[in-house]
Context: one part of a larger RNA
Order: sequence, then C1' cells, then structure tokens
RNA sequence: UGACGGGGGCCCGCACAAGCGGUGGAGCAUGUGGUUUAAUUCGAUGCAACGCGAAGAACCUUACCUGGGCUUGAAGUGCAGCCGAAAUUCGUUGAAAUACGAACCUCCUUCGGGACGGCUGUAGAGGUGCUGCAUGGCUGUCGUCAGCUCGUGCCGUGAGAUGUUGGGUUAAGUCCCGCAACGAGCGCAACCCUUGUCGUUAGUUGCCAUCAGUUCGGCUGAGCACUCUAACGAGACUGCCGGUGUCAAGCCGGAGGAAGGUGGGGAUGACGUCAAGUCCUCAUGGCCCUUAUGUCCAGGGCUACACACGUGCUACAAUGGCCGGUACAAAGAGCUGCGAACCUGCGAAGGCAAGCCAAUCUCAAAAAGCCGGUCUCAGUACGGAUUGGAGUCUGCAACUCGACUCCAUGAAGGCGGAAUCGCUAGUAAUCGCGGAUCAGCAUGCCGCGGUGAAUACGUUCCCGGGCCUUGUACA
Repeated sequence: UGACGGGGGCCCGCACAAGCGGUGGAGCAUGUGGUUUAAUUCGAUGCAACGCGAAGAACCUUACCUGGGCUUGAAGUGCAGCCGAAAUUCGUUGAAAUACGAACCUCCUUCGGGACGGCUGUAGAGGUGCUGCAUGGCUGUCGUCAGCUCGUGCCGUGAGAUGUUGGGUUAAGUCCCGCAACGAGCGCAACCCUUGUCGUUAGUUGCCAUCAGUUCGGCUGAGCACUCUAACGAGACUGCCGGUGUCAAGCCGGAGGAAGGUGGGGAUGACGUCAAGUCCUCAUGGCCCUUAUGUCCAGGGCUACACACGUGCUACAAUGGCCGGUACAAAGAGCUGCGAACCUGCGAAGGCAAGCCAAUCUCAAAAAGCCGGUCUCAGUACGGAUUGGAGUCUGCAACUCGACUCCAUGAAGGCGGAAUCGCUAGUAAUCGCGGAUCAGCAUGCCGCGGUGAAUACGUUCCCGGGCCUUGUACA
C1' cells in the first nucleotide's frame, strides 16, 4: 500500500421487510448429469454451465459409428509431359459413391500456340486433430457499481503519501465550501435513438368535418380541416414564487405546463478482476496425421432410458368449462412469395383463381372483453397425458424420427415438504398477434399491442456493493 475481520461509523441496491404471482408435488416439452450403446459427435460446469453455442439433427446439416470407395485427392495455385474443344444425352453395374461403354459435336489461332477438359509426375493441398495455460479478435462477470489514474509542486532515507481526505449535497469523484496543493485524463452527465405536447411543410392513408351523387361500402366526385405518416422546428432550464440551508451547492412545497426536477424506455460498460469462455465462426504460433486424424457415398446415431437436477408449457376448475351472438389493437412479413372471393370436405386441407414488389392487395380470425344460454361441485360437460383407427400437408423419402386433423380412449392431477425465484407502474399478473431460423417442424428466442393490480412502516437482520476509520501472526 492492499486484502481480510462472526471490528466500528456513514450510504446504496426487489438485499431484507410490506405485497402480488410463481418454482419445488402432477403430466408433458426442452437442456444437462448419469447409465446404456457400434456411435449415442464436440464444447459450456457456483453466482457468470444446464429452452446455453443450436435463429430450427428425417437425408443434408454432421464434426460420431458401421460398411463400401478414392489417394495431387471434394475445392485452390504453379511447373513439366501426353491426349482431347468444352459441353450435352443415353445404356449396363451398384445401396450410392463409382466403374465400364455408347451417341453427338469439332472453338480461337500470327500455325509457335491459347481458353477449357482428362491422365501422369512434381511443388504442395487438406485436417470441426491437440494446446483458449503460447495468442489475436470477440464475449461473459463484478457493474451502469462510481470509481481508476496522471503532470508539476509539497512531505517522507524509502516503499509511498498529498491531490482523491474533511463539512454539506447528489443517481453520480454530481456540485459547493474548506484545505500544500494546483491542474488534467479515462469514467459520471450531456451530445444519439425512441416515446409523451404543439407548430410549419406535404397529401393516391384519413374525413359526412363540410357539399353533391350513392348499387349505401369513403364507394364516387370534390376537399386537406381532423387522424395519421415523416422531415424540420418549438418545448423543461430548478427558468419563476415561497420556505429552508453557511450569503453556497442543494433540498421541500407551489404556480404555470402535455410533461418537473437525469420526464419514461433504449443504445452507451472506466482502470482492471476471474491464466473466466471460445483454436468447432474467423485468424494464428507450436505439435501431430499425410493410401489417413484427409476426402466421397449409403445406412445408423446425435431422438437411447432404472434414475437425478435446471428451465418452461398445460392443469388441478364456477373470477370456471362448453355453445351461440357481438366489439376494439400494435408491430411485422410477402415473387421459388403472401394468397382474397367462390366451390368441395366435419376438419387438417384441396380445387379454381383475383389482387399485391404492397400506408393501396394478402397473411388477418386478434384473444381476454361484452350479451344470452347451459353445466351445479362431481376426478365432473374439470384436466388432457397415453393408446387404437382413419386421414391431411411438406419433402426423393416421415420405420427408426415431422407437424397437423377427425373418431374413439380418457392417465396423473383436488394448489404442492424442506427450500427457493421474479417483480415498485402502464410494472407484476393475465390475453392474444407477429418475426427470424425455416421445404416441413416452436411450450424456446426476439419483438408487438389489449386488460391491468397490491405494497414499500422502515434499514435491526440475510446477500452484494461504495467511502472513511481501526486491528492483523496474510500478500
């Protein structure tokens, strides 16, 4: 100087408390451990691994296993030699890869050769093989915590100290005052995006606001007032008033205002820590393989199943289930695409086919809600697992191993032990909608809106963190 203390003081955070809803019990989905296996490819392992890499394993992917092949190789760059334009099509073989054969056709040329292809040789390729404890890059974490440092000066033999401590204050090393310090840098804040109000500009969206027509639908003419869209501006700064405070920084209350004290949300992550993670994104040192640890193909596996754990979905019902009627979103996507209307089918879906490169057409039905009816507390008209049968769609192909539909079947489950998690407001809870990946496959992920709470006395305690101080046999 740090680190640590079941030392002290001050302060903060859904840290506790006050509340609301869960997990832990059930069934299923998914990841992991374990076990099994020819293989169940590999990595991630307290917080910070476990719906993680994987924004999508039937083949492919695929790295694993079994079997069948190749060896200048599946792909790339040269050099040398020989042959042929390249290409296209077909037959036999086989699980395919491949192997063998046939048909067709002769490119440019300065006649040296050239482009392209095949074979042989050679230099070399190739490796998701090892080492993340050799590395770059990227990332997690403490933590959006308020800290981490430097120059000069001053103090100390020196390590170092001061500044950065102290008194107040703040979300903040934020600001004020004081002070052997005076300044500065990286962080904080602001500048950026979005949302909340208004104005200007602009109307192939919107509007009976206003006028006319109407097959009644902004449908048509007309019009940009409103809504909206998207560009530019205005607006919030403790600016104003009162109180308080050290004449300060600020704090409390009020006015005006769409908004009030960083308005809400996002992006933004200091010096560093964990030899944290990644050599399987990529790059790369070293080591290793080179008729194989490379490469092509078929089938299998990654989907196994006594069990254990994590994360979720659906429930256990009446604030509910079922049936009928009826209303209101936002944000997105669409040409190998979205696909209306109509017809067929109980349905998944199929047929035909309009429109749309989309503020114009389509996906598209929003659901919870509201109105009416029924069920009457029962393992039930709750719950939907499992299983049998029949189908639809995607795709070369759904046996291992897809999703969905219909009929039948109707399991556990009556609110969950010890323990444990999330959340402070348009939040929790609850309800549906969309997108990426994607032929197909979503209870996951990423977004969008609808309905919309309860509680916070307080900081004694648990956890994590910041500052000062104290002790130390630790570095």
Predicted 3D model of a 475-nucleotide part of an RNA (small-subunit ribosomal RNA, 3' major domain) from uncultured Caldithrix sp.